[in-house]
RNA sequence: UAGUGUAUACGCCAAACUUGCUGUGAAGCAAGGACGGAAAGCCAUGGGUCUCAUAGCGGUGAGAUCGCCAGGCUGCAGGA
Numbered sequence: 001u002a003g004u005g006u007a008u009a010c011g012c013c014a015a016a017c018u019u020g021c022u023g024u025g026a027a028g029c030a031a032g033g034a035c036g037g038a039a040a041g042c043c044a045u046g047g048g049u050c051u052c053a054u055a056g057c058g059g060u061g062a063g064a065u066c067g068c069c070a071g072g073c074u075g076c077a078g079g080a
Stems, first nucleotide, its partner, number of pairs: 006077001012037002017032006035067001041073003045070003048065007
């Protein structure tokens, strides 16, 4: 210097729920709060699930969800 490595340390994020605000809605944002996470950082690209509109159904269109799965991009620390 490079690789492997989650053993340690310092840290990071924040589920459910509560309150407020926004939205027809799924849900989002903020504060509180921690279920968990080693990419629980970002991206809606392919699926999945959910919402709205139309439609008898199917279908189609517009949205939501990255803490559902996969994929892409990017990042920090580091014992033996």
Molecule: c-di-GMP-I riboswitch aptamer
Organism: Sulfurovum sp.